[in-house]
A computed fold for a 485-nucleotide part of an RNA from Viscum album, annotated as small-subunit ribosomal RNA, 5' domain. Taxonomically the source falls in Viscum (Eukaryota, Embryophyta, Tracheophyta, eudicotyledons). Its mean pLDDT, the model's own confidence on a scale to 100, is 81.
Context: one part of a larger RNA
RNA sequence: GGAUGAACGCUGGCGACAUGCUUAACACAUGCAAGUCGGACGGGAAGUGGUGUUUCCAGUGGCGGACGGGUGAGUAACGCGUAAGAACCUGCCCUUGGGAGGGGAACAACAGCUGGAAACAGCUGCUAAUACCCUAUAGAAUAAGGCUGAGGAGCAAAAGGAGGAACCCCCCGAGGAAGGGCUCGCAUCUGAUUAGCUAGUUGGUGAGGCAAUGGCUUACCAAGGCGACGAUCAGUAGCUGGUCUAAGAGGAUGAUCAGCCACACUGGGAUUGAGACACGGCCCAGACUCCUACAGGAGGCAGCAGUGGGGAAUUUUCCGCAAUAGGCGAAAGCCUGACGGAGCAAUGCCGCGUGGAGGAGGUAGAAGGCCUACGAGUCGUGAACUUCUUUUCCCGGAGAAGAAGCAAUGACGGUAUCUGGGGAAUAAGCAUCGGCUAACUCUGUGCCAGCAACCGCGGUAAUACAGAGGAUGCAAGCGUUAUCC
Repeated sequence: GGAUGAACGCUGGCGACAUGCUUAACACAUGCAAGUCGGACGGGAAGUGGUGUUUCCAGUGGCGGACGGGUGAGUAACGCGUAAGAACCUGCCCUUGGGAGGGGAACAACAGCUGGAAACAGCUGCUAAUACCCUAUAGAAUAAGGCUGAGGAGCAAAAGGAGGAACCCCCCGAGGAAGGGCUCGCAUCUGAUUAGCUAGUUGGUGAGGCAAUGGCUUACCAAGGCGACGAUCAGUAGCUGGUCUAAGAGGAUGAUCAGCCACACUGGGAUUGAGACACGGCCCAGACUCCUACAGGAGGCAGCAGUGGGGAAUUUUCCGCAAUAGGCGAAAGCCUGACGGAGCAAUGCCGCGUGGAGGAGGUAGAAGGCCUACGAGUCGUGAACUUCUUUUCCCGGAGAAGAAGCAAUGACGGUAUCUGGGGAAUAAGCAUCGGCUAACUCUGUGCCAGCAACCGCGGUAAUACAGAGGAUGCAAGCGUUAUCC
């Protein structure tokens, strides 16, 4: 000198765009953050004089709750980065070839009864389906076939809805797209005052398991495997694109944004599913909090706001689904604290303003302050005064784009912007002035009070302390502190 997610002190006019718990992965009151489908299904309710139509709903069922959002505790690791690889899976989507025949038994809801303070649970009975089951047909060719089996051979699918035309959905194959799982080369902080480490350990065979390879697991066999090219151990740490700095090489760093990973009160476990060992799912154990009729139950903000606490320190319990995007739905649509916006904070960066022009004359370089050698000098054309303008400001009027093309639909917002009127009106501070370093005098103080990054200053004439006048630098900021280059 540059930089910061900064903080503190003094000060503070406006706008655009960004950013905003770096500390306790501490504990959380309250509200919201994941639903949707009646064009899968039986039923219940509302409404209607009745039929019909309509609307709503608990339940069965389907899809989605594995995305989106948060955090960085753990992790020195194939976790990340980069470059390769083979033994794999993939709901929805796209392309393509076929198919959907026949039957059956239940369980919720519901009704009745019962237990319990509650959470909830049990018994009996009835019922539907795109829920479940049985059966037929299908892998066709020359080989490989989807599974089992040495082989002969055996096994294995489907569902309808609306309508009476389309369409949507369903089943079995093949391919694609995109996504994911796995392996491997190289690279990835510090310590040797950590030198030896390892028994499923290293390899093989058999078996099991997985979507798949593999000590992934297990039985047996062998005795291997790693290590001064730093194993093991200990400490620290999410990684990267990037960011800051530097002429570069490097050094430091990993907020916001983007990619990957890990985690969801702490530890463990599986279920469902195409996908989880699942933030707002389940089970077990633990700590904590709450309810209780003491038998037993309920909970998890590292989602958005917000509270307490910690801290030098970090915002509103706001508006809207109008846009973009996601889930569900045939659609209308519903849901979305993603997102779009507004609010707060000079936290940063950028832009603008706090007025412009004339005005020193003999009716004063006025008054006043400071200084003085008392003549003067300086603040200072600065003010006053004259004149002009209105960015801002105040009061009126008009008023968007963003809407995606029949129309309708805007939270922001009567906002931006345009226009009429008013009046210089509403708007300047902070630090420094011994040298480094731009800027000097007076008064007070008297090694005191104090200053100071360093050198140092102060003991009676202090340009270094304090005040004043003046000056210098930056400016809606200016200084200080902390950290990095």